[in-house]
Parts: sequence; structure tokens; C1' cells
RNA sequence: GGGCUCGUAGCCUAGACUGGAUAGGGCGACAGCCUUCUAAGCUGUAGGUCGCGGGUUCAAAUCCCGUCGGGCCCA
Repeated sequence: GGGCUCGUAGCCUAGACUGGAUAGGGCGACAGCCUUCUAAGCUGUAGGUCGCGGGUUCAAAUCCCGUCGGGCCCA
């Protein structure tokens, strides 16, 4: 230098091929219930520029272009 692949909440992850209505789940955090207390269990709440920028579209996590970072391969 070239190719492929990954990036979604504090951490992990589904969804992307086939665009659609509040972006779902697990762990964790916080609050409540329960318990003599703790743990466990149950309920609830908060937390997301979907890496970043631009484009297409009525509408983009999803399609297109560029770019940044991680990984793998080639040179």
C1' cells in the first nucleotide's frame, strides 16, 4: 500500500442480507418489596449522537460514499 471483518448503554450482545412506527435482551447501577440483617428471589427506574462525517429516501442501526479505531490475510 491492497483486501476482508468488527464497532449498538458502564460491560456483553440481538437486530443490518429484505429500510418502517417508543433500538430489544443479559450483567451491572439505583429504588422498592421480601428478610431480624445480609445474600438470594421478585418488581420498577435511569442510562443509547447505533464509532464519526456526508449522501439517498416520506422515513436510515439497516442502503451508498468518505473517514477513524480494533482484528485477520496479502504485498

Predicted 3D model of a 75-nucleotide RNA (transfer RNA) from an archaeon. Rfam family: tRNA. By type it is a transfer RNA. From the family's description: Transfer RNA (tRNA) molecules are approximately 80 nucleotides in length. The sequence is in RNAcentral, with records from ENA. The prediction has a mean pLDDT of 82.